[in-house]
RNA sequence: GCCCGGAUGGCGCAGUGGUACCGCGUCUCACUCGUAAUGAGAAGAUCGUCGGUUCGAUUCCGACUCUGGGCA
Numbered sequence: 001g002c003c004c005g006g007a008u009g010g011c012g013c014a015g016u017g018g019u020a021c022c023g024c025g026u027c028u029c030a031c032u033c034g035u036a037a038u039g040a041g042a043a044g045a046u047c048g049u050c051g052g053u054u055c056g057a058u059u060c061c062g063a064c065u066c067u068g069g070g071c072a
Stems, first nucleotide, its partner, number of pairs: 001071007010024003018055001026042005048064005
């Protein structure tokens, strides 16, 4: 230099045009003499950045950043 993949709450992930699923964790409540466990509920994501397409973009297109791998 060229090619391929990844970036989504604190962490691990799913989703692939109509504002985002699940698990762990966090908080609140119940249970308990108390803690753990268990049960119920809640909060938490401008979906890497900037543009473009579209009525509408996490999703499609382009450039860039970071990161993993391959070729030379």
Description:
The RNA shown here (transfer RNA) has 72 nucleotides and comes from Caeruleum heppii. The coordinates come from a structure-prediction model, not an experiment, and the mean pLDDT is 84.